Model confidence (mean pLDDT): 82 of 100. This is a predicted structure of a 102-nucleotide RNA (SAM riboswitch aptamer (S box leader)) from Pedobacter sp. MC2016-15. Rfam family: SAM riboswitch aptamer (S box leader). For this family Rfam cites "Free state conformational sampling of the SAM-I riboswitch aptamer domain" (Stoddard et al., Structure, 2010). NCBI's taxonomy places the organism under Bacteria, Pseudomonadati, Sphingobacteriia, Sphingobacteriaceae, Pedobacter. The sequence was found by an Rfam model in a public genome assembly.

RNA sequence: UACUUAUCCAGAAAGACUGAGGGAAUGGGCCCUGUGAUGUCUUAGCAACCUGUUGCCAAAUAAGGUGCUAAAUCCUUCCUCUUAAAUGAGGAUAGAUAAGAG
Numbered sequence: 001u002a003c004u005u006a007u008c009c010a011g012a013a014a015g016a017c018u019g020a021g022g023g024a025a026u027g028g029g030c031c032c033u034g035u036g037a038u039g040u041c042u043u044a045g046c047a048a049c050c051u052g053u054u055g056c057c058a059a060a061u062a063a064g065g066u067g068c069u070a071a072a073u074c075c076u077u078c079c080u081c082u083u084a085a086a087u088g089a090g091g092a093u094a095g096a097u098a099a100g101a102g
Stems, first nucleotide, its partner, number of pairs: 001102001003100006013043005021032003027076003044069003048066003051062004073094001078091004
């Protein structure tokens, strides 16, 4: 890193430094933010995948490897049905994470 598969309505905090933006993309919303966004580091926690243990399986458990720790992937923007309605439901695209593999 193009690709394949699976999951994404649950869960989980503080400190130090930094100093204005951030919530993936396009547009529209709505939120968070000098009572400190964001990024880096440290510790802690959560438990999605891999892994260990128990188990026939389903699962449970541990926290070793990645990961994650505002709001459903924050909602929607594309398509179908439906609705007075961007109303509701489903699907796709895209994204994130893990494992595999070139």